[in-house]
Context: one part of a larger RNA
RNA sequence: GAACGAACGUUAGCGGCGCGCCUAACACAUGCAAGUCGCACGAGAAAGGGGCUUCGGCCCCCAGUACAGUGGCGCACGGGUGAGUAACACGUGGGUGAUCUACCCUUGGGCGGGGGAUAACCUUCCGAAAGGAGGGCUAAUACCGCAUACGACGGCUGUCGUUGGACAGUCGUGAAAGUGGGCCUCUUCAUGAAAGCUCACACCCGAGGAUGAGCCCGCGGCCCAUCAGGUAGUUGGCGGGGUAAUGGCCCACCAAGCCUAAGACGGGUAGCUGGUCUGAGAGGAUGAUCAGCCACACUGGAACUGAGACACGGUCCAGACUCCUACGGGAGGCAGCAGUGGGGAAUCUUGCGCAAUGGGCGAAAGCCUGACGCAGCGACGCCGCGUGAGUGAUGAAGGCCUUAGGGUUGUAAAGCUCUGUGGAGAGGGACGAAUAAGUGUUGGCUAAUAUCCAGCAUGAUGACGGUACCUCUUUAGCAAGCACCGGCUAACUCUGUGCCAGCAGCCGCGGUAAGACAGAGGGUGCAAACGUUGUUC
Numbered sequence: 001g002a003a004c005g006a007a008c009g010u011u012a013g014c015g016g017c018g019c020g021c022c023u024a025a026c027a028c029a030u031g032c033a034a035g036u037c038g039c040a041c042g043a044g045a046a047a048g049g050g051g052c053u054u055c056g057g058c059c060c061c062c063a064g065u066a067c068a069g070u071g072g073c074g075c076a077c078g079g080g081u082g083a084g085u086a087a088c089a090c091g092u093g094g095g096u097g098a099u100c101u102a103c104c105c106u107u108g109g110g111c112g113g114g115g116g117a118u119a120a121c122c123u124u125c126c127g128a129a130a131g132g133a134g135g136g137c138u139a140a141u142a143c144c145g146c147a148u149a150c151g152a153c154g155g156c157u158g159u160c161g162u163u164g165g166a167c168a169g170u171c172g173u174g175a176a177a178g179u180g181g182g183c184c185u186c187u188u189c190a191u192g193a194a195a196g197c198u199c200a201c202a203c204c205c206g207a208g209g210a211u212g213a214g215c216c217c218g219c220g221g222c223c224c225a226u227c228a229g230g231u232a233g234u235u236g237g238c239g240g241g242g243u244a245a246u247g248g249c250c251c252a253c254c255a256a257g258c259c260u261a262a263g264a265c266g267g268g269u270a271g272c273u274g275g276u277c278u279g280a281g282a283g284g285a286u287g288a289u290c291a292g293c294c295a296c297a298c299u300g301g302a303a304c305u306g307a308g309a310c311a312c313g314g315u316c317c318a319g320a321c322u323c324c325u326a327c328g329g330g331a332g333g334c335a336g337c338a339g340u341g342g343g344g345a346a347u348c349u350u351g352c353g354c355a356a357u358g359g360g361c362g363a364a365a366g367c368c369u370g371a372c373g374c375a376g377c378g379a380c381g382c383c384g385c386g387u388g389a390g391u392g393a394u395g396a397a398g399g400c401c402u403u404a405g406g407g408u409u410g411u412a413a414a415g416c417u418c419u420g421u422g423g424a425g426a427g428g429g430a431c432g433a434a435u436a437a438g439u440g441u442u443g444g445c446u447a448a449u450a451u452c453c454a455g456c457a458u459g460a461u462g463a464c465g466g467u468a469c470c471u472c473u474u475u476a477g478c479a480a481g482c483a484c485c486g487g488c489u490a491a492c493u494c495u496g497u498g499c500c501a502g503c504a505g506c507c508g509c510g511g512u513a514a515g516a517c518a519g520a521g522g523g524u525g526c527a528a529a530c531g532u533u534g535u536u537c
Stems, first nucleotide, its partner, number of pairs: 001537004006533005013385006019378002021343001026341003030338003035073003040070002048061005080296003090220007099213002104209007112146001114144002121136006152173009178201006187194003222268003229259003234256004239251003271293004275286004298319005321332004349375001351374003357371001358369004388418004398409004422478001423474006432464001438458007481526005486507003492521005502509002
């Protein structure tokens, strides 16, 4: 000198864009943060309104709605944190003849015929509660057989190829589910329907792609040798188990290996990277925000479900802590968004909205979304603007200094002429919105002018926000401080003090004329900031 997620002191007008618990991965009150689908399925209220009534009640609307349940998809994304980790964790370049991949895209084929349950519901009980047990009924795209089977899988054989690859033959094994709309061309019944046709979305078995992931390898990036030897599943083999998959990953047996001064083993510290800061560069330091990867979710362990988890807002066990309890037993997990206590020098609102972007579900309308978009607070940072402009000499008054003449503050003020950014008042007022449903039209599918699909035209929706912005009016009126002035280092005098009080980054000032302390006048620097402290180069 530059930089900062800064803090502290004094001061403070406005706006834009960013950023905001670096400490206790400390504990958490409260609310919200993951649901959705009735076009998979069975069931199905009440309040309220209306009508009838024998006054017991019944019927209609609400409404096949709400709340639940079965089932499907999602909950493994998105969001947070950096505790652990010196490791194939990360970066980079490869391998997978050792692998998986829901939804999506392309493509081939199929979707026949049956069965038994179960929740919801009703009922009998247990329990303070959380919750649980028994009996009875019922549905499905829930569950289970049967049929069919494109080499999809397994065995055997062959050819090519060479780590478990490709092709061919044969034997065996293995599927499925419907829902919604429309129609009468074909079939069946017969003047309109269906088990028929058709469209859409689903479903099943394959192949390919895309995306995502697993595993393996080369190289690279901290400190300590006052850590020198370490290792028995250890190193390798054979056979098995396990996995989507290789492998001591695990197991039985066999052998005795394997790593190490090019630093094994041990200890300390640490998430890694793109980057960021600094520097002419080489390098040094660093890893907030943003982006990629990894790890974690009260602490430790475990599996279940699933395409995917050993799962932040799932399950089980153990532990610590907190809460409820009828003392028998239960409930919980903010390192999601706000917010509270605590710690600390120190870090924000218990806000608005799904309008946009993105995500989940759904045929769609739509619902959900503390992701996100916005607003609030904070000079925390960067940037921009303003606090007026021109003119104005008797060089006014006052202050300070003085050699008492004057000098300086100083065109500074006043005065005169203007301007209106910011501020205040009034009026207008956005971009961000692309389209969706629907309607019209053209083309495709089709038997079809239905439906459906595609194109074009038309056609709702704004949290921010009456905000930005624009116009008019108003008045120089409401808006400047902080540090320094001995040298380094730009900027000097007076008074007070008298080695005192004090200053200080270094050198050093102060003991009676202190340019170094304190005050004043003046000056210098920066400016809505200026200094100090801390840290890095």
The part of an RNA shown here (small-subunit ribosomal RNA, 5' domain) has 537 nucleotides and comes from an uncultured bacterium. It matches the Rfam family "Bacterial small subunit ribosomal RNA". Its mean pLDDT, the model's own confidence on a scale to 100, is 84. The RNAcentral record of the full RNA draws on ENA, Greengenes and SILVA.